[in-house]
Context: one part of a larger RNA
RNA sequence: CUGGGCGUAAAGCGCGCGCAGGCGGAUCGGCAAGUCGGAAGUGAAAUCCCGGGGCUCAACUCCGGGGCUGCUUUCGAAACUGCCGAUCUGGAGACCAGUAGGGGUUGGUGGAAUUCCCGGUGUAGCGGUGGAAUGCGUAGAUAUCGGGAAGAACAUCGGUGGCGAAGGCGGCCAACUGGGCUGGAUCUGACGCUGAGGCGCGAAAGCGUGGGGAGCAAACAGGAUUAGAUACCCUGGUAGUCCACGCCGUAAACGAUGGGCACCAGGUGCCGGGGGGAGCGACCCCUUCGGUGCCGUAGCUAACGCGUUAAGUGCCCCGCCUGGGGAGUACGGCCGCAAGGCUGAAACUC
Numbered sequence: 001c002u003g004g005g006c007g008u009a010a011a012g013c014g015c016g017c018g019c020a021g022g023c024g025g026a027u028c029g030g031c032a033a034g035u036c037g038g039a040a041g042u043g044a045a046a047u048c049c050c051g052g053g054g055c056u057c058a059a060c061u062c063c064g065g066g067g068c069u070g071c072u073u074u075c076g077a078a079a080c081u082g083c084c085g086a087u088c089u090g091g092a093g094a095c096c097a098g099u100a101g102g103g104g105u106u107g108g109u110g111g112a113a114u115u116c117c118c119g120g121u122g123u124a125g126c127g128g129u130g131g132a133a134u135g136c137g138u139a140g141a142u143a144u145c146g147g148g149a150a151g152a153a154c155a156u157c158g159g160u161g162g163c164g165a166a167g168g169c170g171g172c173c174a175a176c177u178g179g180g181c182u183g184g185a186u187c188u189g190a191c192g193c194u195g196a197g198g199c200g201c202g203a204a205a206g207c208g209u210g211g212g213g214a215g216c217a218a219a220c221a222g223g224a225u226u227a228g229a230u231a232c233c234c235u236g237g238u239a240g241u242c243c244a245c246g247c248c249g250u251a252a253a254c255g256a257u258g259g260g261c262a263c264c265a266g267g268u269g270c271c272g273g274g275g276g277g278a279g280c281g282a283c284c285c286c287u288u289c290g291g292u293g294c295c296g297u298a299g300c301u302a303a304c305g306c307g308u309u310a311a312g313u314g315c316c317c318c319g320c321c322u323g324g325g326g327a328g329u330a331c332g333g334c335c336g337c338a339a340g341g342c343u344g345a346a347a348c349u350c
Base pairs, nucleotide, nucleotide: 003322004321005320006319007304008303012318014201015200016199017198021194022193023192025088026087027086028085029084030083031082033081034080035077036076037075038074039073040072041071042070048066049065050064051063052062053061054060091191092188093187094186095184096183097182098181099180103177104176105175106174107173108172109171110154114150115149116148117147118146119145120144121143125136126135162169163168206247207246208245209244210243211242215241216240220236221235222234223233258317259316260315261314262313263312266295267294268293269292270291271290272289273288274287275286276285277284299306300305323350324349325348332343333342334341335340
């Protein structure tokens, strides 16, 4: 040390790929490292335990016995783990045939709306608010009609729906491209699970270079409100929001719930597929696989609640927690152009 935990109390890495490591399906044979048994040697004395003795008792001490849970050698066992060999198909993968989808990348294209420009009609207001004012308008606005330009986002469908590992993904078309599901059961034959490091992906904001800029809009200015109003409301408005390339690497990156496998009542809705029935059928009924919701049994839970999509019952692997503040700070290191990120204390204090 062998503890208890991680939905909401402290605690699941934002997500994936994966080296090492840990763990690992069925049958047969072999070996005997782990494991189990026998024997031998050793395990000094003291200490420890048991019995007895000596100091008036005890502590202490003496004698005898046990033990010293270990190590070494040897003989044996072969169930389990391991190793070697052989075989298998249930895990995993491949193949074939189908199939749903806002999965990704690139190019193109469409209409509505907004703003601006030109022209027509037209005249005294428009706009905005709780009410106003700033603002815009007789140099002709708002409204309305026609024409043109630009950028950004795609109403209805749209869902309690779909896809993706997560972040996330929505007009339409095409090209390229990833994954899933269903059916078949032709092939491989455990090829698997997890994954410290590592590598990659990663909303928004932000940064660099260049472009773009309609609307919106931090900052900023003005008008209001108010005791004040560095706000909420109004009129403007620059970064930014958009594109390309390169950085940043964070989040209430949430299901606040890591991944895998197995087992354990049901009912009901929706999405994708298969089979059967119903005299045909798209309707309907039964059934099966995958997904996504709701309710609920056992069980679990401090309660709330969870409940075959577990927070139930087990096994394997990883991450993390260990009172509050100080503090996600300081210092150091690594990363970054910077902003800052990652790692991450202590004194002191309650």

Description
A computed fold for a 350-nucleotide part of an RNA from an uncultured bacterium, annotated as small-subunit ribosomal RNA, central domain. Model confidence (mean pLDDT): 90 of 100.